The prediction has a mean pLDDT of 75. Predicted 3D model of a 384-nucleotide RNA (Bacterial RNase P class A) from a Nitrospirota bacterium. Rfam family: Bacterial RNase P class A. Rfam classes the family as a ribozyme. Taxonomically the source falls in Nitrospirota (Bacteria, Pseudomonadati). The gene name in the source record is rnpB. The RNAcentral record of the sequence draws on ENA.
[in-house]
């Protein structure tokens, strides 16, 4: 000086006028639960936001079996669960502190791999070289072997010497580099070391279809539940009503099958229900109002354990509940910053402080937005 990483605060504070809201007393009316006065008391965020994710409460749905379609993906730990979190393990970055990563499987199978190149995944492939055989007009032409040499490219099938060979080639050997298995050690575990065996070297991409393991009903407080000025639909008797059977002289009854249709809130098999019009009753839920409505996986303070996430114990507190939507303005003083003028200086005067945003059923994450201003721990360079 510069750079990593974490944590706090969130435009003060006190007093005064005028006003908003929600609670409790008290006094007065009266239409007996509303008003209208009067004291006390509580009144945005760290993210209240995006509504991404996962509870709680709530309705509705839910015989079974498949299919599909969605999410998740080292390990071990916390957590009610989480597309949460913390510790390591691997890769990969940075001189470092320290960041980052959906991180099963690519020899179970399709697929795709831009341009370039002869070829882009098969024991593949011959454009130029190299090598052998043939042929010749002596330029070079056929056929055949070669992936070591060059040429393309993000990427061409291990590197590097040696042996071999016509000329190459893990073809065989040393080393080296990596895969697979076994076996020993540490480690709760992904996994880490160090041996050995096998010439095994068979490329990426699963946020590309797939496989493999786990998980998954719908829809939200405008849930929904009460009271209630409406209007449909809806129920319940009574009356009616396809087919078969079976009683019954007839009227009419049982019982079983079904037609359009309907229900299982994606689809299919399956299962289930299932004869309408007509009269008469009950009954009915819109406007409005009450609940749901705030004490809750809660919040401080300390002390334990545990790298940590978190988890136990003790003590103490109650901390907004509106519904067209409340939490405001303005004056004084004091405080902190800043910015002009003055002063050698303590300091005077004057002037500003526009951060992101604002409850709306509650929790626990996650993501995003942020002027300024403390504070801690660490790294690198410099000079002393």
């Nucleotide at each position: 000086a510069g750079a990593g990483c974490g944590g706090g605060u969130g435009a003060g504070g006190u007093g005064a006028u005028c006003g908003c809201u929600c609670c409790u007393c008290c006094c007065g009316a009266c239409c007996u639960g509303u008003c209208g006065g009067g004291a006390g008391g509580g009144g945005a965020g760290g993210a209240a936001a995006g509504u991404c994710c996962g509870a709680g409460c709530u309705c509705c749905g839910c015989a079974g079996g498949g299919c599909a379609a969605g999410g998740c993906g080292g390990u071990c730990c916390c957590g009610a669960a989480a597309g949460g979190g913390g510790a390591c393990a691997g890769g990969g970055g940075g001189c470092g502190a320290c960041c980052c990563c959906a991180u099963g499987g690519a020899a179970a199978g399709u697929g795709c791999c831009a341009c370039a190149g002869a070829a882009a995944a098969g024991a593949a492939g011959a454009c130029c070289g190299c090598c052998c055989c043939g042929g010749u007009u002596c330029g070079c032409c056929g056929g055949g072997g070669u992936a070591a040499g060059g040429g393309u490219g993000a990427a061409a099938c291990g590197g590097u010497g040696a042996g071999g060979u016509a000329a190459g080639a893990g073809c065989u050997c040393a080393c080296c580099a990596g895969g697979u298995c076994c076996c020993g050690u540490c480690g709760c575990g992904a996994g880490g070391c160090g041996g050995g065996a096998c010439g095994c070297u068979u490329g990426g991409c699963a946020a590309a279809c797939c496989c493999c393991g786990c998980c998954u009903g719908g829809a939200g407080c405008a849930a929904g539940a009460c009271c209630a000025c409406a209007u449909a639909g809806g129920g319940a008797a009574g009356c009616g009503u396809u087919c078969c059977u079976c009683c019954u002289u007839c009227c009419g009854g049982a019982g079983g099958a079904u037609a359009a249709g309907g229900a299982c809130g994606g689809c299919c098999c399956g299962u289930c229900c299932g004869a309408g019009a007509c009269u008469u009753c009950c009954g009915g839920g819109u406007a409005g109002g009450u609940c749901g409505c705030u004490c809750g996986a809660g919040c401080c303070u300390u002390c334990g354990g545990g790298c940590a996430a978190c988890c136990g114990g003790a003590g103490g507190c109650c901390c907004a509940g509106a519904u067209a939507a409340a939490u405001g303005c303005u004056c004084a003083c004091c405080a902190u910053c800043c910015c002009c003028g003055g002063g050698c200086g303590a300091c005077c005067g004057g002037g500003g402080a526009c951060a992101c945003a604002g409850a709306a059923c509650u929790c626990g994450g996650c993501u995003u937005a942020c002027g300024g201003c403390c504070c801690g721990c660490u790294c690198u360079g410099u000079u002393u």